Notes: This is a predicted structure of a 464-nucleotide part of an RNA (small-subunit ribosomal RNA, 3' major domain) from an uncultured prokaryote. The coordinates come from a structure-prediction model, not an experiment, and the mean pLDDT is 83. The RNAcentral record of the full RNA draws on ENA.
Context: one part of a larger RNA
RNA sequence: UGACGGGGCCCCGCACAAGCAGCGGAGCGUGUGGUUUAAUUCGAGGCUACGCGAAGAACCUUACCAGGGUUUGACAUGAUGGUGGUAGAGAUGUGAAAGCGGAUCGACCCUUCGGGGAGCGCAUACAGGUGCUGCAUGGCUGUCGUCAGCUCGUGCCGUGAGGUGUUAGGUUAAGUCCUGUAACGAGCGCAACCCACGUCGUUAGUUAUACGUGUCUAACGAGACUGCCGGUGAUAAGCCGGAGGAAGGUGUGGAUGACGUCAAGUCAGCAUGGCCUUUAUGCCUUGGGCUACACACACGCUACAAUGCCCGGUACAAUGGGUAGCCAAACCGCGAGGUGGAGCCAAUCCUCUAAAGCCGGUCUCAGUUCGGAUUACAGGCUGCAACUCGCCUGUAUGAAGUCGGAGUUGCUAGUAACCGCGCGUCAGCAACAGUGCGGUGAAUACGUUCCCGGGCCUUGUACA
Numbered sequence: 001u002g003a004c005g006g007g008g009c010c011c012c013g014c015a016c017a018a019g020c021a022g023c024g025g026a027g028c029g030u031g032u033g034g035u036u037u038a039a040u041u042c043g044a045g046g047c048u049a050c051g052c053g054a055a056g057a058a059c060c061u062u063a064c065c066a067g068g069g070u071u072u073g074a075c076a077u078g079a080u081g082g083u084g085g086u087a088g089a090g091a092u093g094u095g096a097a098a099g100c101g102g103a104u105c106g107a108c109c110c111u112u113c114g115g116g117g118a119g120c121g122c123a124u125a126c127a128g129g130u131g132c133u134g135c136a137u138g139g140c141u142g143u144c145g146u147c148a149g150c151u152c153g154u155g156c157c158g159u160g161a162g163g164u165g166u167u168a169g170g171u172u173a174a175g176u177c178c179u180g181u182a183a184c185g186a187g188c189g190c191a192a193c194c195c196a197c198g199u200c201g202u203u204a205g206u207u208a209u210a211c212g213u214g215u216c217u218a219a220c221g222a223g224a225c226u227g228c229c230g231g232u233g234a235u236a237a238g239c240c241g242g243a244g245g246a247a248g249g250u251g252u253g254g255a256u257g258a259c260g261u262c263a264a265g266u267c268a269g270c271a272u273g274g275c276c277u278u279u280a281u282g283c284c285u286u287g288g289g290c291u292a293c294a295c296a297c298a299c300g301c302u303a304c305a306a307u308g309c310c311c312g313g314u315a316c317a318a319u320g321g322g323u324a325g326c327c328a329a330a331c332c333g334c335g336a337g338g339u340g341g342a343g344c345c346a347a348u349c350c351u352c353u354a355a356a357g358c359c360g361g362u363c364u365c366a367g368u369u370c371g372g373a374u375u376a377c378a379g380g381c382u383g384c385a386a387c388u389c390g391c392c393u394g395u396a397u398g399a400a401g402u403c404g405g406a407g408u409u410g411c412u413a414g415u416a417a418c419c420g421c422g423c424g425u426c427a428g429c430a431a432c433a434g435u436g437c438g439g440u441g442a443a444u445a446c447g448u449u450c451c452c453g454g455g456c457c458u459u460g461u462a463c464a
Base pairs, nucleotide, nucleotide: 001464002463003461004460005459007458008457010455011454012453013452015448016447019411020410021409022408023407026302027301028300029299030298031297032296033295034293035292042053043052064288065287066286067285068284069283070282073126077125078124082120083119088105089104093100094099108117109116110115128277129276131275132274133273137271138270139266140265141264142262144260149188150187151186152185153184154183155164156163157162168179169178170177194254195253196252197251199222200221201220202219203218204217205216225248228242229241230240231239232238304404308363310361311360312359313358314357320351321350322349325344326343330339331338332337370401375396376395377394378393379392380391381390417440418439419438420437421436422435423434
């Protein structure tokens, strides 16, 4: 000087407390461990792995396994010599395909007409490797933590390591600001500058329309600054209350992550040193596997019902996406869906009936008109192909489950909770995931003793 303390002081955070909804019990979905397997590819491992890489595993993907095949190679560059019936197309044969063999047809560019280029095959340097090392690395990322810290120049103090500044009194979300001060200044962080939302104005408009405004759309601008008033305070910084205002003291949300920590993560996104491999650890292909199942954990979905289920009627959104696409009307089908073909490269057309809600009816506390697992049959769709291993529909079947032990998670307001809608990936989909959008819309916070994490100062130390 740090680190640590079941030392002290002060302070903060959904950290506790106060509340609301959950998880832990059930069934199912997904991930992981374990086990199994020819293979169940690999990575991620307290917080910071476990709906994570994966914004889509039937083939492909695919890296794994079994079999078949191939060796200058699926791909790149160079050099040597070769090649016009050459490159390319390709009947037929063999085969699971890849591949092997191959009748027949048959080119291009430049040219000084010699040839050259491209292509092709032979041989060769080499290609190739999701093989190893994240403890050789770059880049990127997680975490402490959006915590308020981390440093420098000069000066001063100290033999020196180092200190001071950065401590103190107040204050703040903040090393934020004020005052004091052997310090005076400065940098990276904080804040502001950026984006979105909320209010108003101007301008414009191919949307909508009741044809007038307005709503809306999108560009510019205004507005909030403790600016004003009162109190308080050191007359400071600030704090408390009030007015006006759409909004008040950081308006709300986002983007933004200092010096560094964890030899944290990633050689499988990419790049890359070294090592290893080269008729194989490369490449192609068929099939299988990644989907196994006594079990254990993690995260979700659906429920256990009456503030409810079911039936009929009826109301109100927003974000997005669309030409190999979105797909209207009409018709067929109980339905999934099919036929159909209008419109739309989209504020114009389509997706697009939102659902919870409201009105009426039924059920009357039961393993039920709750719950929907499982199973059987019949169908639909995508796709070369749904057996392993897709989704959806109809009929039948009708399991566990009556609110969950110890324990544990999220959330402070348009939040939690509940409700539906869209998108990316994508032929299709195992999405109950992820990420957005709107609708309905709470309760509680006395307080900081305690648990967890963090910040400043101080103290002890046989630790570095």